[in-house]
Context: one part of a larger RNA
């Protein structure tokens, strides 16, 4: 000047506490650890490593192990020669495949001084290179997380000090905010805050191949035809919130607290945006890169295996222990997206995955689409008509191929579990808890992510104490 103190003093934040609903017990489904392996590739480690890189390892993917094979190479420039555009395909032998060697048909580039003469390909042959997910994130660029969307962080002039520095940035109100207002050797600026940007919530007005019998007419009774844009609604432009009024407190100030008007009131909810720095934090396996290391291999192909093991151990989940329930039945009401090598509809078939079948649709028009919770019955507190692990059998999908190692059906099986010790997590309103749908990634495959909407709560006296954090002091 900091940083720290089981000093002090003042303020915050689901930080305590008032409240809901988990976790830790069981089963499974995932990541790690350990330990096992021919190999179980590698990273990430206290917050902030552990459903994390991986928006999806049967092959590829794969970096990892086994073997079999190649050596100017998968890939890029240059040099000699030699062929000639080349690419595709069929069959055939040797083979686990790479690759090797035979053949069958299609197709046949560009400029020409018609000379394989020039580019171009393909083949040889030397070298100079190529290639490395090898190593070092303690050489490093970018990029990220974190403290923290916390309110701090500097700077010029000047003023005071021998200097280090200090003052502005403290101090007295006030805010979410170093937000403002007063005062003050200080006067100003800068990066952070705010606001400017996007989304929801009212209204208007443009515009109607969605929507509407609201009014009319028609109807095979469907907004399906006419016909209309009034509504909803889509997507553009605009208004509207400003302590703007009205009282009271308050230094007559900043501003507080209650009212009125209003869709929306005092930051209106939600998102985007993360100062100066901190962790020598992460990452050389996105990707770029210095140095060092391999060079008939640490480099390229390939079949097969692994990452998918399993006495244990933690982490993050889904699914239950049951009646606010299960099980049968009727059967209404969403929203965000997707869709052409795609989404598939009407009617068919199967108890079911599923399969015939092809309408329609480059989609406000067609399709995915059925929402779930809901309401009637029934079950009577049982390891059950709770619960679905586990195995057995039969099958369906997708794909060259489901043994190791895929997802789905149907029948049969029916474990564990009766609300979880210490200990620990979320959250304060359209939120927590519940209950469907969608989507990317994908050939196939999700309880994980990333969205959508449906229903829809409790409590907050209060800041002593735990935990982090800002000022001031010591």
């Nucleotide at each position: 000047u900091g940083a720290c103190g089981g000093g002090g003093g003042c303020c915050c934040g689901c930080a305590c506490a008032a409240g809901c609903g988990g976790u830790g017990g069981a089963g499974c489904a995932u990541g790690u650890g350990g330990u096992u392996u021919a190999a179980u590739u590698c990273g990430a480690a206290g917050c902030a490593a552990c459903g994390c890189g991986c928006a999806g390892a049967a092959c590829c993917u794969u970096a990892c192990c086994a073997g079999u094979c190649c050596u100017u190479g998968a890939c890029a420039u240059g040099g000699a020669g030699a062929g000639u555009u080349u690419g595709g395909u069929u069959u055939c032998c040797g083979g686990a495949g790479a690759c090797g060697g035979a053949u069958u048909c299609c197709u046949u580039c560009a400029g020409u001084u018609c000379g394989g003469c020039u580019g171009g390909c393909u083949c040889u042959c030397a070298c100079a290179c190529a290639g490395g997910u090898g190593c070092u994130g303690c050489a490093u660029g970018g990029c990220u997380g974190u403290c923290g969307u916390c309110a701090g962080c500097u700077c010029g002039u000047g003023u005071c000090g021998u200097g280090a520095g200090a003052u502005g940035u403290u101090g007295g109100g006030u805010u979410a905010a170093g937000u403002c207002c007063c005062g003050c050797a200080a006067c100003g600026a800068g990066c952070g805050c705010a606001a400017c940007c996007c989304u929801c919530a009212u209204c208007u007005u443009u515009a109607g191949u969605u929507g509407c019998c609201a009014g009319c007419g028609g109807u095979u009774a469907g907004g399906c035809c006419g016909g209309g844009c009034a509504c909803u609604c889509u997507a553009g432009a605009g208004a509207a919130a400003c302590u703007g009024c009205c009282u009271g407190c308050g230094a007559u100030g900043a501003g507080c607290a209650g009212g009125a008007g209003g869709a929306a009131g005092g930051c209106g909810g939600g998102g985007a945006u993360g100062a100066c720095g901190u962790c020598a934090a992460g990452u050389c396996c996105u990707c770029a890169u210095g140095g060092c290391c391999c060079u008939u291999a640490u480099g390229g192909a390939c079949u097969g295996g692994g990452c998918u093991a399993c006495a244990c151990a933690c982490g993050u989940g889904c699914u239950a222990c049951a009646a606010u329930g299960g099980c049968g039945g009727u059967g209404a009401c969403a929203a965000u997206g997707g869709g052409c090598a795609g989404c598939g509809a009407a009617a068919g078939g199967g108890u079911g995955a599923c399969c015939u079948g092809g309408a329609g649709c480059a989609a406000a028009u067609c399709c995915c689409c059925a929402a779930a919770a809901a309401c009637c019955g029934u079950c009577c507190c049982a390891g059950u008509u709770c619960g679905g692990a586990u195995u057995g059998u039969a099958c369906u999908c997708u794909g060259c191929a489901a043994c190791u190692c895929g997802a789905g059906u149907g029948c049969a099986u029916g474990a564990a579990g009766u609300u979880g010790g210490a200990a620990u997590c979320g959250c304060u309103a359209g939120u927590a808890a519940u209950c469907g749908c969608g989507g990317a990634u994908c050939a196939g495959c999700a309880u994980g992510c990333c969205g959508c909407g449906g229903u829809g709560a409790a409590u907050a006296c209060g800041u002593u104490c735990c935990c982090g954090g800002g000022c001031c002091u010591u």
Model confidence (mean pLDDT): 83 of 100. Small-subunit ribosomal RNA, 3' major domain from an uncultured bacterium, 474 nucleotides, folded computationally. Rfam family: Bacterial small subunit ribosomal RNA.